[in-house]
RNA sequence: UCCGAUAUGGUGUAGCGGUAACAUUCAGCCCUUUCACGGCUGAGCCCCGGGUUCGACUCCCGGUAUCGGAA
Numbered sequence: 001u002c003c004g005a006u007a008u009g010g011u012g013u014a015g016c017g018g019u020a021a022c023a024u025u026c027a028g029c030c031c032u033u034u035c036a037c038g039g040c041u042g043a044g045c046c047c048c049g050g051g052u053u054c055g056a057c058u059c060c061c062g063g064u065a066u067c068g069g070a071a
Stems, first nucleotide, its partner, number of pairs: 001070007010024004018054001025043006047063005
């Protein structure tokens, strides 16, 4: 320098055009003599900028970061 992959709650991961989900974490409540376990509720997220579209985490372009490959 070139090519490819990845980027989603605090953490680990789903979601391939139509209200962003699960586990874990945290907070409150219930249960329990208490703790733990268990149950219920809540908080918290789409890397950045532009484009296409009625509508974009999703498709397109550029950038940034990480990883891998070629030279």
Transfer RNA from a Bacteroidota bacterium, 71 nucleotides, folded computationally. The organism belongs to Bacteroidota, within Bacteria. It matches the Rfam family "tRNA". By type it is a transfer RNA. RNAcentral holds the sequence, with entries from ENA.